[in-house]
RNA sequence: AUAGAGGCGCGAAGCUUAUCAGUACCUGCGGACGCAACGGAAUGAAGGACGCAGCGAAAGGAAGAUUCGCCGAAACGAAUGUUUUCUGUCCGAGAAAGUGUUUGUUGGGUUGCAGCGGAAUACGUUGCAGACUGUCGCAAGGGAUUUCUUGCGGAGAGCUAU
Numbered sequence: 001a002u003a004g005a006g007g008c009g010c011g012a013a014g015c016u017u018a019u020c021a022g023u024a025c026c027u028g029c030g031g032a033c034g035c036a037a038c039g040g041a042a043u044g045a046a047g048g049a050c051g052c053a054g055c056g057a058a059a060g061g062a063a064g065a066u067u068c069g070c071c072g073a074a075a076c077g078a079a080u081g082u083u084u085u086c087u088g089u090c091c092g093a094g095a096a097a098g099u100g101u102u103u104g105u106u107g108g109g110u111u112g113c114a115g116c117g118g119a120a121u122a123c124g125u126u127g128c129a130g131a132c133u134g135u136c137g138c139a140a141g142g143g144a145u146u147u148c149u150u151g152c153g154g155a156g157a158g159c160u161a162u
Stems, first nucleotide, its partner, number of pairs: 001162004007071001009070005015064003026054005033044001038092004074106014107133002110130008135154008
């Protein structure tokens, strides 16, 4: 440099489906208040607050199979710059989703607990712990000329082949 391996393996796209939610919007009737994560201001409302009834979504996130790209696949953290959105209005402050730079962590999936995100008990992610699994090393013991078993340890910047 090239080609590969791990397996409920990783990621993307559209399709279908459930949830979101009987929510938002809209319509009719009635007709005066309503008080929200934090701080300050005072904002919303007869151009209809709010209640009842009717009608009734969508996005994000998720699952399934298919197709495609792959095996630091990919994901996450921190600092910093920037864009957009949300928190009933404004300012602060906070949160979320992208994106650029620098830097760090994680072999892989899985189960449990806790934190955060999320409408959510889904799911994601972080930390800790458990067993499992692949790989290499060390030690011991079998089988046969290279494999199996047990124990311990390391990390993908690794491992195998040429």
Description:
Lysine riboswitch aptamer from a chicken gut metagenome, 162 nucleotides, folded computationally. Its mean pLDDT, the model's own confidence on a scale to 100, is 79. The model forms 100% of the base pairs in the Rfam consensus. The RNAcentral record of the sequence draws on MGnify.